[in-house]
C1' cells in the first nucleotide's frame, strides 16, 4: 500500500414541540358493604431484532393421564469433548479446493442381498474376443531324403491357443522393468501399490522414512431398495385453569352389553374407566389468568487449546388484546438497506445500506 481471508460490534444520530402506552407513586372526582374498580391529571423508571423472517430443529411449560412392552414408521450417521437437549457448537482425522491464510464434506456397510448406468464397443461385473498375434500340436498342401517305418523343410492359417497391442467409452479385472513362452499373461522375479498381522503414537478417528507374509485384489452407484448401530408418545397458548351468560338435560338414525364401547400418531398385548358414534336443529360466547425473573444478561477472577465452565459482584430490559412507540420542525454526516414482538429459550437457514476494529496470508515497494 493493493488484493484477500477469518473474528467481533453499530444499525443514522442530536435537539424541540404536540402525542400513543405498561408499570410505580401523589392528588382530585365516581361507584361502592368491606374491599376494590373506573375516569382525570401530577412526579419517576420504561416501549420491536440481528434476524423478531422461514416454521426447519431441540426443549421449558400445559393438557391427554396414573403409567409400561412389542412390531410398524421416522431421524441421525468418522472420532473426541459441550450443552437441558439437539440434525447445533467446539476440538480433532480422513477426502477434496486454494500458490497460502484459510474453506467445504448427506464422512457407517457394496462379499446379506436385490437393483440402476443411454449410445458406442468383443465385452459393463464373478463381464469379454471385434481387430490382431501365435499356430510348438493336431490337419491341408508343396519339396527333399528313405534302412519304405517314416523323417526334415517350407508354406496355409483350418482346428486350436491368447489377452500383451489396438478399437469403443466416463469408466474395460494394478503400474514399470527383467526373464519366460509357440505367442502371450503376476506366469516367475525386483520394485511401486493392495490386502493381512504385529509393532510404534494417540482416549479415539487414525497414522507411520517401522518391520514381515502373501501374487493378490471380481469396477462405480446406498441424498438407489437395502443392512448395521444409536435414537424418537402426541397435541399445542386459539395448550390449559378460573368467573359469568345461556339454552332445547331437543330430535332422528347406527353400534353395542363387560368376551363389549371408550381413552390425542398407526397396530397388538397390557392398564384404567364403564356406553359410544353420526347427522338436523336451537341457544351464549363477556371478562380474569397464563404473560414475562429467565436453562436470563453484563463485569472481573480461575481452570480449559476450544465449545463452555467455576466463583464473587452487579442489573431488571416492551407484555399489547382490533392490537401501544407516531407525527413536524431544525442541525449533522458515514446519506441510512433487510425489516415489526404476541407463551419463552437455545440452534440452524434465508434477506441485508453501509460504517468501525483487531489477527493471519499473498504480490509490491522503501529502508
Nucleotide at each position: 500500500c493493493g488484493a484477500g481471508u477469518u473474528g467481533a460490534c453499530c444499525a443514522g444520530a442530536c435537539a424541540a414541540u404536540c402525542g400513543c402506552u405498561g408499570c410505580u407513586u401523589g392528588c382530585u372526582g365516581a361507584a361502592u358493604u368491606u374491599a376494590u374498580u373506573c375516569a382525570g391529571u401530577g412526579g419517576g423508571g420504561g416501549g420491536a431484532g440481528g434476524a423478531a423472517a422461514g416454521u426447519c430443529c431441540g426443549g421449558g411449560c400445559u393438557c391427554c393421564a396414573a403409567a409400561g412392552a412389542g412390531c410398524a414408521g421416522g431421524g441421525u450417521g468418522c472420532c473426541a469433548g459441550g450443552u437441558a437437549a439437539c440434525g447445533c457448537c467446539u476440538g480433532g482425522g480422513a477426502g477434496g479446493c486454494g500458490c497460502a491464510a484459510g474453506c467445504c464434506u448427506a464422512c457407517g456397510a457394496c462379499a446379506a442381498g436385490u437393483g440402476c448406468a443411454g449410445c458406442a464397443g468383443a465385452g459393463a461385473g464373478a463381464a469379454g474376443a471385434c481387430c490382431g498375434c501365435c499356430g510348438a500340436u493336431g490337419g491341408c498342401u508343396a519339396u527333399u531324403u528313405u534302412u519304405c517305418g517314416a523323417a526334415a523343410u517350407a508354406g496355409c492359417a483350418c482346428a486350436g491357443g491368447u489377452a500383451a497391442g489396438g478399437c469403443u467409452g466416463a469408466a474395460a479385472g494394478g503400474g514399470u522393468g527383467c526373464g519366460g513362452u509357440a505367442a502371450g499373461a503376476g506366469c516367475g522375479c525386483a520394485c511401486c501399490g493392495g490386502a493381512c498381522c504385529a509393532c510404534u503414537g494417540g482416549u479415539a478417528a487414525c497414522a507411520g522414512u517401522u518391520g514381515g507374509u502373501u501374487g493378490c485384489a471380481g469396477g462405480g452407484u446406498a441424498a438407489a431398495c437395502u443392512c448395521c448401530a444409536c435414537c424418537c408418545g402426541g397435541a399445542g397458548c386459539a395448550a390449559g385453569a378460573c368467573c359469568a351468560a345461556a339454552u332445547a338435560g331437543g330430535g332422528u338414525u347406527u353400534c353395542a352389553u363387560a368376551u363389549g364401547g371408550c381413552g390425542c400418531g398407526g397396530c397388538u398385548c397390557g392398564c384404567g374407566u364403564u356406553g359410544a358414534a353420526a347427522c338436523c336443529g336451537g341457544g351464549u360466547a363477556g371478562g380474569u389468568u397464563g404473560c414475562u425473573u429467565g436453562a436470563g444478561c453484563c463485569u472481573u477472577a480461575g481452570c480449559g487449546c476450544g465449545a463452555g465452565u467455576u466463583a464473587a459482584g452487579g442489573c431488571c430490559u416492551a407484555g399489547a388484546c382490533g392490537a401501544a412507540u407516531g407525527a413536524u420542525u431544525g442541525u449533522c454526516c458515514u446519506c441510512g438497506a433487510c425489516a415489526a414482538a404476541a407463551c419463552c429459550c437455545g440452534g440452524c437457514u434465508u434477506a441485508u445500506c453501509g460504517g468501525u476494529c483487531a489477527g493471519c496470508u499473498c504480490a509490491c515497494u522503501u529502508a

This is a predicted structure of a 367-nucleotide RNA (Bacterial RNase P class A) from an Alteromonadaceae bacterium.
It matches the Rfam family "Bacterial RNase P class A". It is annotated as a ribozyme.
Of the family's consensus pairs, 95% are formed in the model.